[in-house]
Context: one part of a larger RNA
Molecule: small-subunit ribosomal RNA, 3' major domain
Organism: uncultured bacterium
RNA sequence: UGACGGGGGCCCGCACAAGCGGAGGAACAUGUGGUUUAAUUCGAUGAUACGCGAGGAACCUUACCCGGGCUCAAACGACGGAUGAAUACUUUUGAAAGGAGGUAGUCAGCAAUGACAUCCGUCGAGGUGCUGCAUGGUUGUCGUCAGCUCGUGCCGUGAGGUGUCGGCUUAAGUGCCAUAACGAGCGCAACCCCUACCGUCAGUUGCCAACAGGUAAAGCUGGGGACUCUGACGGGACUGCCGGCGCAAGCUGUGAGGAAGGCGGGGAUGACGUCAAAUCAGCACGGCCCUUACGUCCGGGGCGACACACGUGUUACAAUGGUGGCCAACAGAGGGAAGCAAAGGAGCGAUCCGGAGCAAAACCCAAAAAGCCAUCUCAGUUCGGAUUGCAGGCUGCAACUCGCCUGCAUGAAGCUGGAAUUGCUAGUAAUCGCGGAUCAGCAUGCCGCGGUGAAUACGUUCCCGGGCAUUGUACA
Repeated sequence: UGACGGGGGCCCGCACAAGCGGAGGAACAUGUGGUUUAAUUCGAUGAUACGCGAGGAACCUUACCCGGGCUCAAACGACGGAUGAAUACUUUUGAAAGGAGGUAGUCAGCAAUGACAUCCGUCGAGGUGCUGCAUGGUUGUCGUCAGCUCGUGCCGUGAGGUGUCGGCUUAAGUGCCAUAACGAGCGCAACCCCUACCGUCAGUUGCCAACAGGUAAAGCUGGGGACUCUGACGGGACUGCCGGCGCAAGCUGUGAGGAAGGCGGGGAUGACGUCAAAUCAGCACGGCCCUUACGUCCGGGGCGACACACGUGUUACAAUGGUGGCCAACAGAGGGAAGCAAAGGAGCGAUCCGGAGCAAAACCCAAAAAGCCAUCUCAGUUCGGAUUGCAGGCUGCAACUCGCCUGCAUGAAGCUGGAAUUGCUAGUAAUCGCGGAUCAGCAUGCCGCGGUGAAUACGUUCCCGGGCAUUGUACA
C1' cells in the first nucleotide's frame, strides 16, 4: 500500500422486512449428471454451467459408431504440357458412393489465336486432431457499482502520501463549503433512440366534420384537410416561479401553472481492472500431431438409450372454474412472391379443391383471448389430461428407429405440495391472447406485441452483495 476480520461507524440495492405470485410434491416438455451403448460427437460446471453454444438432430446438418469406397478426393487458383469442341442419352454392377461400358455429336475465327472440357506434372493442400495455461478477436461477471488515474507542486531517507481527506448534499468522485494543493483525463451526467403534450408543413393506400349523391349495410362516390392518423421539422421541464429551511450546494410543500415536476417513463451506452473466467467447435493464429488417414465420399445407425438424481418450464389439482352457445365486442406489433392467400365449395375435423387480391397504411395471414348468457353443484367429478388402441391428414426421395396435426375410444398421477428456496415496487406483479426469427416439416423454448390489471414498503436490528473513511495484523 492492499487484502482480510463471526472489529466498530456511515450509506446503498426486491438485500431483509411488508405484500403478491411461483418453484420444491404430480404428469409431461426440455437441458444436465449418472448409467448403458458399436456410438450414445464436442464444449459450458458456485454466484458467472444446466429451454446454455443449438434462432429449430428423420436424410442432410454431424463433428460419433458400423460397413462399402477414394487418395487432390465435392468445389477452386497459378504455371507448364498433351488431347479433345462442348455435351446429351443410355446399359450393367451396386445399398449408395463408385466402377466398367455403349450410342449420338464434333465450337468460334481467314489466320495468329480464343473460350470450354478432360488428363498429366509442379505448387498452393486437408484435419470440428491437441493446447483458451502460447494468442488475436469476442463474451460473461463484480456492476450502470462510483469508482480508477495523471501532470506539476508540496510532504516523507524510502515504499508511498497529498490531491481523491473533513462538513453538508446527491442516483452519482453529483455539487457546495473548507483545504498544500492547483488543475486535468477515463468513468457519472448530458449529447442519441422510443414514449407522454402541443404547433407548423404535407394529405395517399389513411381519415370523414360540414355539403351533395347513394345503399340491405358500408367513406361506397363527388369532394374536403376540419378531426383521427401517418412522418418531417420545431416547441416544451430548467427547481424556471411562490412559501418554508439552509452560508451555499440543495432539501421540502394535497403550492401555482402545466400533457408532463424535480433523473417524467423505457432503451442504447459498461471506467481502471478481477476471475491464467469462457471460446483453438464461429472466425483468425503460434507450437505440436495425422498424411492410402486423425483426410474425404456414401448407405445405415447414433446424437432421441433409461433402475435413477438435479435445473428450467408447460399443464393441472377446479366453481374467481369446466362445458355449450345459430350470442358477440374491443388491440398492438409483425410477416408475405419457389410467398401470404380471400370469397365460394367438400369434410365432424386436421385438411383438400379453388383461386379474387397483394412486393402491400391498399390484399392476405387474421379468429384476438380473457368478456356475456345458459348449464354443471363439490365428486377423483362435465375437474385433470398422461398413457394406450384404431382410423385419418400434412410436409418431405423417405416419418420403423425418430416429425407435427385431426377424429373416435381409453381415461393414469394429481385434492395446493417437507426441509429449504425464487421473482417482482406500477401500467410493474399476476393473468389473457397475438406475431416473428430459425424453418420443407417440427416450439411448452427464445425474441417481441398489445388487452385486463393488483397488494405492499413501518423501517434498516438481522441475512446477502456493494461503496466510503477508520481500526487490528495470522497474510501478500